[in-house]
RNA sequence: CCGGAUUGUCGCUGCCCGCAAGGGGAGAGGAAAGUCCGGGCAACACAGAGCCACCAUACUUCCUAACGGGAAGGCGUCCGCGAGGGCGACAGACAGUGCCACAGAAAACAGACCGCCGUCGGGCUUGCCCGGCGGUAAGGGUGAAAACGCGAGGUAAGAGCUCACGUCCGGCUUAGCGAUAAGUCCGGGAGGUAAACCUUAUGGGUUGAAAGAUCAAAUAUACCGUAUGCCAAGGCGGGCUCGGCCGAAGACGGGGGGUAGAUCGAUGGAGGCAUGGAGUGAUUCAUGUCCUAGAUAAAUGACAAUCGCCGGAUUUUCGGAUUCCGGUACAGAACCCGGCUUACAGG
Repeated sequence: CCGGAUUGUCGCUGCCCGCAAGGGGAGAGGAAAGUCCGGGCAACACAGAGCCACCAUACUUCCUAACGGGAAGGCGUCCGCGAGGGCGACAGACAGUGCCACAGAAAACAGACCGCCGUCGGGCUUGCCCGGCGGUAAGGGUGAAAACGCGAGGUAAGAGCUCACGUCCGGCUUAGCGAUAAGUCCGGGAGGUAAACCUUAUGGGUUGAAAGAUCAAAUAUACCGUAUGCCAAGGCGGGCUCGGCCGAAGACGGGGGGUAGAUCGAUGGAGGCAUGGAGUGAUUCAUGUCCUAGAUAAAUGACAAUCGCCGGAUUUUCGGAUUCCGGUACAGAACCCGGCUUACAGG
């Protein structure tokens, strides 16, 4: 990168033609998966700006709508004789705080166990031993790590204490857009850990198509109207009386909200393919061409035959060929697009 082909029968979901019967045509993927990252879209929130908290990202340049993705490069590390390839938790440990198991005398204001050296005292076998005080980080030993490495000078013994070389950090010069590299007659010596808190820089409103929009049945019902009916309880004028009005109930009509349901969202898009141009490349530009599932609890299936492909057996004149047997994966759309990751018979 590819990931079966053809035919027949019976089905399933849309579309088109038809009054109907029926006919025609379309119908999963490279990952449709995980739902990890980025975007479109939608609702909600939000005057604008800033700060704090929280989360994410972290070498450079470029690509892209965007990205935590990709390309080209730098650095580190691993594999390889090499050409080359894989991987990268790749900002900061002189901003501050913390931590560094076990072992070890000592683990960060260094440190004296053995050893080495000086001095004092004692002992004797007279150049060694024991003890006290002090110096020392060269040597031994412990450790993942012992406060730059190594040589010389120096010293009582030692020490970047001094010097040469090297290493690391910084400055400067040169090359490069840059990360960075090389050089240097320049300055310096700083343990590790940020996969501990933290610091610096950049970005981030929340939710997720079951988002959301429109229409809207039956039944029940807020509310309104009409006529009927009752003027029963009760209520309505400052009180009483009379009259009047409201008021129960069912009928008819209207009617808001909500539910079932229907339609939209929703399938033509940062789209695919071919050719040519630009670029190391990711990618991009121009022209031409193509339309390629749209379900809603969810269709895209089952069976049979033939042919492929792979393996084994058989056969061979070693090029192949015949027959038989076996295998033919992972998986399956659910708003769409760009990535990443994971699964995968066989080639």

The RNA shown here (Bacterial RNase P class A) has 347 nucleotides and comes from a mouse gut metagenome. The model forms 94% of the base pairs in the Rfam consensus. Its mean pLDDT, the model's own confidence on a scale to 100, is 77. Its Rfam family is "Bacterial RNase P class A". Gene Ontology terms of the family: tRNA processing, dimeric ribonuclease P complex and ribonuclease P activity. It is annotated as a ribozyme. Rfam describes the family as follows. Ribonuclease P (RNase P) is a ubiquitous endoribonuclease, found in archaea, bacteria and eukarya as well as chloroplasts and mitochondria.